A computed fold for a 92-nucleotide RNA from Bacillus canaveralius, annotated as c-di-GMP-I riboswitch aptamer. The organism belongs to Bacillus, within Bacteria.

Formats: sequence, structure tokens, C1' cells
RNA sequence: AAACGAUAAAGGCAAAGUCAUCGAAAGGUGAGGGCGCAAAGCCAUGGGUCUGUCGUUCAGAAAUAUUGAACUAUGAUCGCCAGGUUGCCGAA
Repeated sequence: AAACGAUAAAGGCAAAGUCAUCGAAAGGUGAGGGCGCAAAGCCAUGGGUCUGUCGUUCAGAAAUAUUGAACUAUGAUCGCCAGGUUGCCGAA
């Protein structure tokens, strides 16, 4: 230095559920909590997944309202995978 990752040490993060709050929703943020995590630090770049405001189409309707259905990301997720980038410790 690279690779690897202990029932090591120090420190760290925080799933579900709950409360508050923002959002159309997915989801985010704060508090509590602790399932887990060696990048569960950071970046939505590729794929996946979730949502569907707006929009388009269809149904219905006298009709431009309203309602329902389908499609749709510019929305979300890095604790789904890959990629990029930075980083603590040191047994085998």
C1' cells in the first nucleotide's frame, strides 16, 4: 500500500412501531426507539422498486365541473443492486 473483516478496542449510524411536523402520495425531517449495519458516510449516474400532483386517453355526463379507470417522473428510495467518491480500527 492493496485485499480482507474478530464474539477485539474506541467511537458511529439507526429498521419496525409511536408522537409531532412537511408533502397530493411515495416519502422526508425532529423526538423516542433499536431490527440490524464495516461504509447503514456522501453522490439518483445505470438498472430495479414505490408513488402518480400535473398531463394524456377512456368511461360516465347536455357539458368545459365533479367522479372512476389506465398510462405517465420531472417526485421518492443510496437500509434494493451496480458504479463513483471519501473515511475509523487491525486479529487471522
Rfam family: c-di-GMP-I riboswitch aptamer. From the family's description: GEMM was predicted in a large-scale screen for bacterial structured RNA regulatory elements.